A computed fold for a 351-nucleotide part of an RNA from an uncultured bacterium, annotated as small-subunit ribosomal RNA, central domain. The RNAcentral record of the full RNA draws on ENA and SILVA. The prediction has a mean pLDDT of 86.
Context: one part of a larger RNA
RNA sequence: CUGGGCGUAAAGCGCACGUAGGCGGUUAUCUAAGUCUGGGGUGAAAGGUUCAGUGCUUAACGCGAACAGUGCCUUGGAGACUGGAUGACUUGAGUUUGGGAGAGGGUAGUGGAAUGGCUGGUGUAGCGGUGAAAUGCGUAGAUAUCAGUCGGAACACCAAUGGCGAAGGCAGCUACCUGGCCUAAAACUGACGCUGAGGUGCGAAAGCGUGGGGAGCGAACAGGAUUAGAUACCCUGGUAGUCCACGCCGUAAACGAUGGGUGCUAGGUGUGGGCGGUGUCGACUCCGUCCGUGCCGAAGCUAACGCAUUAAGCACCCCGCCUGGGGAGUACGGCCGCAAGGCUAAAACUC
Repeated sequence: CUGGGCGUAAAGCGCACGUAGGCGGUUAUCUAAGUCUGGGGUGAAAGGUUCAGUGCUUAACGCGAACAGUGCCUUGGAGACUGGAUGACUUGAGUUUGGGAGAGGGUAGUGGAAUGGCUGGUGUAGCGGUGAAAUGCGUAGAUAUCAGUCGGAACACCAAUGGCGAAGGCAGCUACCUGGCCUAAAACUGACGCUGAGGUGCGAAAGCGUGGGGAGCGAACAGGAUUAGAUACCCUGGUAGUCCACGCCGUAAACGAUGGGUGCUAGGUGUGGGCGGUGUCGACUCCGUCCGUGCCGAAGCUAACGCAUUAAGCACCCCGCCUGGGGAGUACGGCCGCAAGGCUAAAACUC
C1' cells in the first nucleotide's frame, strides 16, 4: 500500500463532548484547482520491446530506427462531476409558543416497618444453632413479651415482560435548584450538518488518603463442626469495609459480548408516553399518526445458531479494532497514580 473481516470463531474504544481532518441537501451564475482532451518541451546513456533493418559467412556481439519510459513542465480548449466565489431556497439542522410523561441529576428536610443497643415492667430455665452437633448466650435473670428511648442503614406493598438516563446507573415522601426527551400547530433562522485522530469530561464494585459515622451485614482473623486432611463449604463470633464529606483510582462478562449518523426494504401481536378523528350520557371503544420498548415472523442475510423497520437486510459517510496458539496484555521504555496498579506495548523461544 492492498484484501478480507469485527453478535457467539481474532476483532466495536465503558460512555459522551468536541479540535484538526474526512464526508456533506436543492438551485443559478462565475471560476477552472481537481477532472477530461489536443499541441510543444523534457523524461541522459546503458538496459527493455519491435524491425527476415544493418556490420562481422551465421549466431552470440556490435550499429541503427521506432516504441515503451505509466512522469514532470508548458500551452490551447471543454465545463458534466468535485472544489472555490457570489446569490437564492427549505426538505437536513436549529429557535420560538402551547401541552405532556418519567426511580434523569443535585441540595435540604421528613416518615413508617424491621434489625441491634440501652432503661424499666411481666416472667423462669433455658435460648440459639444444625444434616446432627458443638463453640456461643443465659440464675449477675437470658430467650419470650410490654412500655420508653438511642442510633445507623435500607426503603416492603405499589412493581411491570414498566419508566428515565450518553454510559456507569437511578426507587419511601416533600420542597427548592437543574439536564434531557416526546408531542401539536404555526412562525422564524437558512446547510448553521454527520463523524471525530489527538484532547477533555463522566465512569459499577473493590481499593487508597484525611476527617466523621458504624445498626445490620461482613473479606481478614478466632473458635466450633465436617473430613483421611479441611488453611473450604455449615455454625458462633468478628476487624477493615459497606454509610457521609472532600480528594484519588479509571477498571469490569463496563454485554445487546452488536461504534455513531442518514435513507430505503412484507406483515402480525403486546406494552409505555403524546396528538387527531369516529361513535357514546359517560367509563370507554374503534381508526389514524408520532416517539419509545418487547415478542413472533416475509424477503434478504448468516458457517450455523440466529438476525429480521430497535437488522446481523440493502446502501452511503466517518471513527475504532483484528490478522494462528503459547510466550503475554507480560518484559523494557515512556506517561499517569500516594499506593495498589493503569495506559501504551514487543522479542527470543516454542507448537